[in-house]
Transfer RNA from Ictidomys tridecemlineatus, 70 nucleotides, folded computationally. The RNAcentral record of the sequence draws on Rfam. Rfam family: tRNA.
């Protein structure tokens, strides 16, 4: 010098009120379990500023992590 940081985990989301899969709650199904179906909860987006009518998104700094060059 470069990349990444968003739900418990893995990840989407090209300026206009943030989503999926797995996990999890409740109910149905079953003699029971698994599978399946329906349903609910869960994230002020690492932190702090700036630009903008409006920022997860653009800019700057900070912190942490990753790989690389010398």
């Nucleotide at each position: 010098g470069g990349a990444u940081a968003u739900a418990g985990c893995u990840c989407a989301g090209u300026g206009g009120u943030a989503g999926a899969g797995c996990a999890u709650u409740u109910g149905c199904c079953u003699a029971g379990c698994a599978u399946g179906c329906a349903u609910g909860a869960g994230g002020c987006a690492c932190u702090g500023g700036g630009u903008u009518c409006a920022a997860u998104u653009c800019c700057c700094a900070c912190u942490a992590u990753c790989a690389c060059c010398a």

Its mean pLDDT, the model's own confidence on a scale to 100, is 82.